[in-house]
Small-subunit ribosomal RNA, central domain from a metagenome, 350 nucleotides, folded computationally. The full RNA is in RNAcentral, with records from SILVA. The prediction has a mean pLDDT of 87.

Context: one part of a larger RNA
């Protein structure tokens, strides 16, 4: 180091991209590195194995062989890898044509609800809980009616529906970009899989600067409750929550399940797009691709359970695990404004 693992015992990087790197469709040629075959050098004794011999034996010495799995160099094979050259169309991408869609960014609108504010009515309560009380109200509260402001968020439609790599994304209309399905041929000719490192995206919470602030609400008050209550509950309430631009980079970023290809029973929904039937027609009924649950065969699994969206069964590549605490701590390095984040032990101890 070979070896066994990662869905819940320890293991899947939060997601994407892309760069050495490793892998690599199908035909013919040609080559000979890699693979193989035989030949000659060499592979220093001792050591180890065998087989023997000498000390009474053995341990131990001696001789003889094999071995020394290499290494270098002729000669010979060409199915595999590689390598060159030519070529195909099944991978891949292109183009055309349809179609779905909270996908993203950006600018205008709309109601509904809350609260404030101005006015109108109107009188003593409101409000709040388990019960209360702190709070609000005769300087006119609550209600109700009109009228204004403002900021958030978009009911119902909404659905184990959709879209997006992930984080995520729902009020409309309009612009600008972006992925993907399906179809039907043409077109390019392996152009591809994966991806240390790089770079980019990246919920919440938190920073910085300017703004914005209705509603909720950490801290903070106060009223209950309680032996106590620094909580659960009421009442208030400040960052915060919202933009804008700029940083952090982390979550049970979970499907606790990396990516990509091929295989391997169905059966019942749903979403998208194409077809056959049928019809005036959508609809029924059926058939194929894509997504999307939910059961189950085979086969897995240590059970639970997965089960063509596999945790079956193979292949390529990446990341991680090696007993528990000590510890994701210390030190150092990187990053950051900071808070911190990343990398990440030992000592000692069961």
């Nucleotide at each position: 180091c070979u070896g066994g693992g990662c869905g819940u015992a320890a293991a899947g990087g939060g997601g994407g991209u892309c760069u050495a790197g490793g892998u690599g469709g199908u035909a013919u040629g040609c080559u000979a590195a890699g693979u193989c075959u035989u030949c000659u050098g060499u592979g220093a004794a001792a050591c180890c194995c065998c087989g023997a011999a000498g000390c009474u034996u053995a341990a131990c010495u001696u001789c003889g062989g094999a071995a020394c799995u290499g290494c270098a160099g002729g000669g010979g094979a060409a199915a595999c890898u590689g390598g060159c050259a030519u070529g195909c169309u099944a991978g891949a991408g292109u183009a055309c044509g349809u179609a779905a869609g909270a996908c993203g960014c950006a600018u205008g609108c709309g109601g509904a609800a809350u609260a404030c504010u101005g006015g109108g009515u109107g009188u003593a309560g409101c409000g709040g809980u388990g019960a209360a009380a702190u709070g609000c109200g005769u300087a006119g509260a609550u209600a109700u009616c009109c009228a204004g402001u403002a900021g958030a968020a978009c009911a119902c439609c909404u659905g184990c529906g959709g879209c997006g790599a992930a984080a995520g994304c729902g009020g409309c209309c309009u612009g600008c970009g972006u992925g993907u399905a399906c179809g039907u041929u043409a077109c390019u000719g392996a152009c591809a899989c994966u991806g240390a490192c790089g770079c980019c995206c990246g919920a919440a919470a938190g920073c910085g600067u300017g703004g914005g602030g209705a509603g909720c609400a950490a801290a903070c008050a106060g009223g209950a409750u309680u032996a106590g209550a620094u909580a659960c509950c009421c009442u208030g309430g400040u960052a915060g929550u919202c933009c804008a631009c700029g940083c952090u980079g982390u979550a049970a970023a979970c499907u606790a399940u990396g990516u990509g290809c091929a295989c391997u029973a169905g059966a019942c929904g749903u979403u998208g797009g194409c077809g056959g039937u049928a019809u005036c027609g959508a609809c029924c009924c059926u058939g194929c691709c894509a997504g999307u649950g939910u059961c189950g065969u085979a086969g897995u699994u240590a059970a639970c359970g997965c089960g063509u969206u596999a945790a079956g069964u193979g292949c390529a590549c990446c990341g991680c695990c090696u007993g528990g605490g000590g510890a994701g701590u210390a030190c150092g390095c990187u990053c950051g404004c900071a808070a911190g984040a990343g990398u990440g032990a030992a000592a000692c101890u069961c």